[in-house]
RNA sequence: CUCUUAUCAAGAGUGGCGGAGGGAGUAGGCCCAAUGAAGCCCAGCAACCUUUAAGCAAAUUACGAUUUGCUUAUUACGGUGCCAAUUCCUACAGGUCAUUAAUGAUCUGGCAGAUAAGAG
Numbered sequence: 001c002u003c004u005u006a007u008c009a010a011g012a013g014u015g016g017c018g019g020a021g022g023g024a025g026u027a028g029g030c031c032c033a034a035u036g037a038a039g040c041c042c043a044g045c046a047a048c049c050u051u052u053a054a055g056c057a058a059a060u061u062a063c064g065a066u067u068u069g070c071u072u073a074u075u076a077c078g079g080u081g082c083c084a085a086u087u088c089c090u091a092c093a094g095g096u097c098a099u100u101a102a103u104g105a106u107c108u109g110g111c112a113g114a115u116a117a118g119a120g
Stems, first nucleotide, its partner, number of pairs: 001120008013042001015041003021032003026091004044082002048079002052073009087112001092109007
């Protein structure tokens, strides 16, 4: 970097250093920021991998059990991740409602993106 699968409405400081930008990219909007942005450190959040236990199912079985999968609970030691606003909102397609219409609201799907696990 590519592919597959899962998740993306919850959660997380009144700390230190730092100094002017930030909210992935393009466009439009809307926000955050000298009452201190990004970044780094610490603290914190969270069960994707992980730990432990129980139950169920399947396979194997030297009938003791073992392995795998699923569910529930548990685990923040370890590998990652996250820590304003739904992934900040919209963009493409379709449905519904309001409207003469432009347009607006709402729902579903898709695209893009993020993170994890696995494969190449």

Source information: Predicted 3D model of a 120-nucleotide RNA (SAM riboswitch aptamer (S box leader)) from an uncultured Bacillaceae bacterium. The model forms 97% of the base pairs in the Rfam consensus. It was read from a public genome assembly, where an Rfam model found it.